A computed fold for a 350-nucleotide part of an RNA from an uncultured Planctomycetaceae bacterium, annotated as small-subunit ribosomal RNA, central domain. The coordinates come from a structure-prediction model, not an experiment, and the mean pLDDT is 89.
[in-house]
Context: one part of a larger RNA
C1' cells in the first nucleotide's frame, strides 16, 4: 500500500481549446520488448521453518533438508499490452443537398416613453405619504397642444421557445461570420477520448485615459419616523450605469450535479428535420434523428429525491475532500496601475 467519496452532510476546477501524459474500434501476417512455462548458473555462512541427533530434560549445539519470492543467460508458448507491416468501415472527420436560431462583430435606420428648451392655452396650486413635510409654483409651476434637442432602453410579438462552450444574447436593415440539426447508392480510413502545465474567453461592481450624461442612483445634504435612527419612507444628489482603447479575473460563474463512450421497462408535452400508409393531393395518425421539459418502473439514495437529460449499470482520462474554529488568515512566491487575485500553512483552541 493494495482506501471511502465530492446535488443538499468537507470535496467538480468558472468555461473552452489544446501540449506532455492516460486511455483507445474490427481483421490478417510478422518479430518476440512486456508477459508465461521449463532448463542452467547465482542467490556466502549464521538466522527462521521442517526434521533427526548430542548434553538426564530445556535453553544450547551439531548433521541433512526447505527457503532465500531475486538477478543473469537458454529454450520454448504466442492469448493479452506493445512494436513493424497491411487492410476494413460501425467511432471520427469531409463533401452533396436542405432547415432552424435574441450566437457573434460592425454600420445604418425607427417609435412609444421620459428629461431639458423654446412658444400657445389657462390661472392656483402641484407634488409627495400611512400621516407629513422638505421640495417645485404668480420671474406663471402642476395639467394640455405645438416644435425642437438629447441620452438610454427597446412594449406587444414572448413562450419551463429558440441559440450559445460558459459568462451570456431579445426593435428593424444591411455586410462579414462562428456553431449546430436533418437527409444523402458521396469520400477519407482510427484521423478518437480526456487533459498536468499553458493558452484564450469570462456577468456585476472596481481601475486607468478619452468621450457621453436622458433616467436611474452608492457616497452625500434636506425632510419624516423614532428614545435614538449613521436605516427603512420621501425631496434632490456625485460617482456610476453609455461608448472607444486597456486592466481587472472574480460571482449562490447553479442542475450547487466535469468531460466522453457504452447498455437499462415507460408515458406525456414542446422545438427543428426526414420517411410513410390510405387510389391521388392535404390534414390528422404512424415510425425515425437531434434538441428542451413533465411524470414515473426498476435500480439507486441517510432521505429529500433521481430515475434513457441518472443521483441506475460499467470503463477512460482529469479536478477536488479527509473533524469545527483559528483561516481563505499569516508568511513565502506570482500576477495587478490600485482595489484586490492565485497558490496557501502553523501554534493554540474544543
Nucleotide at each position: 500500500c493494495u482506501g471511502g467519496g465530492c446535488u443538499u452532510a468537507a470535496a467538480g476546477g468558472g468555461u473552452g481549446c489544446g501540449u506532455a501524459g492516460g486511455c483507445u474500434g474490427c481483421g490478417c501476417g510478422g518479430a518476440a520488448a512486456g508477459u508465461u512455462g521449463g532448463g542452467u548458473g547465482u542467490g556466502a555462512a549464521a538466522u527462521c521453518c521442517c526434521u533427526c541427533a548430542g548434553c538426564u530434560c530445556a535453553a544450547c549445539u551439531g548433521g541433512g533438508g526447505a527457503a532465500u519470492u531475486g538477478c543473469a543467460u537458454c529454450c520454448a508458448a504466442a492469448a493479452c499490452u506493445g512494436c513493424c507491416g497491411u487492410g476494413c468501415u460501425c467511432g471520427a472527420g469531409g463533401g452533396a443537398g436542405a432547415c432552424a436560431g435574441a450566437g457573434g462583430u460592425a454600420a445604418g435606420c425607427g417609435g412609444a416613453a421620459c428629461u431639458c428648451a423654446a412658444g400657445g392655452u389657462g390661472g392656483a396650486g402641484c407634488g409627495g405619504u400611512g400621516a407629513a413635510a422638505u421640495g417645485c409654483g404668480u420671474u406663471g409651476a402642476u395639467a394640455u397642444c405645438u416644435u425642437g434637442a438629447g441620452g438610454a432602453a427597446c412594449a406587444c410579438c414572448g413562450g419551463u421557445g429558440g441559440c450559445g462552450a460558459a459568462g451570456g444574447c431579445g426593435g428593424c436593415u444591411u455586410a462579414c461570420u462562428g456553431g449546430g440539426u436533418c437527409u444523402u447508392u458521396u469520400c477519407u480510413g482510427a484521423c478518437g477520448c480526456u487533459g498536468a502545465g499553458g493558452c484564450a474567453c469570462g456577468a456585476a461592481a472596481g481601475c486607468u485615459a478619452a468621450g457621453g450624461u436622458a433616467g436611474c442612483a452608492a457616497a452625500c445634504g434636506g425632510g419624516a419616523u423614532u428614545a435614538g435612527a449613521u436605516a427603512c419612507c420621501c425631496c434632490g444628489g456625485u460617482a456610476g450605469u453609455c461608448u472607444u482603447a486597456g486592466c481587472u479575473g472574480u460571482a449562490a460563474a447553479c442542475g450547487a450535479u466535469g468531460a466522453g463512450c457504452a447498455c437499462u421497462u415507460g408515458a406525456u408535452u414542446g422545438a427543428a428535420g426526414g420517411g410513410u400508409c390510405c387510389u391521388c393531393c392535404a390534414u390528422a395518425g404512424c415510425c425515425u434523428u437531434u434538441c428542451a421539459g413533465u411524470c414515473g418502473u426498476a435500480g439507486c439514495g441517510a432521505a429529500a429525491g433521481u430515475g434513457u437529460u441518472a443521483a441506475g449499470u460499467g470503463c477512460u482520462c482529469c479536478g477536488c475532500c479527509u473533524g469545527g474554529g483559528g483561516a481563505g488568515u499569516a508568511u513565502g512566491g506570482u500576477c495587478g496601475c490600485a482595489a484586490g487575485g492565485c497558490u496557501g500553512a502553523a501554534a493554540c483552541u474544543c